[in-house]
């Protein structure tokens, strides 16, 4: 600086499920193990999810009003066990 065949020592922990936060994606904690040599840690770039709030449409209402429903757009979110990157690391090998 590669690699991960036999190990050792152990590490993480997916669906599910309980409780907690969130508008949602999704997080956190406890159960549980489907895998994972970085399934340690970072949203810089790519992909992907959600759309509170905000834009438009249309519709209801319109005496009180500036609400209310449905449809697109929409990341300042979110995924790190989508992918590339960065950055750290056991053990063992080969240069």
């Nucleotide at each position: 600086c590669g690699c991960g065949a036999c190990a050792a020592g152990g590490g993480c922990a997916a669906a599910c499920u309980c409780g907690c936060c969130g508008a949602a994606a999704g997080g956190c904690g406890g159960g549980g193990a489907c895998g994972c040599a970085a399934a340690g840690c970072c949203a810089c770039g790519a992909a992907g999810c959600u759309a509170c709030a905000g834009c438009a449409u249309g519709g209801c209402g319109c005496u009180g009003g500036g609400g209310c429903c449905a449809u697109g757009c929409c990341a300042c979110g979110c995924u790190g066990g989508u992918c590339g990157g960065g950055u750290u690391g056991c053990c063992g090998u080969g240069g």
Molecule: c-di-GMP-I-GGC riboswitch aptamer
Organism: Gemmatimonadaceae bacterium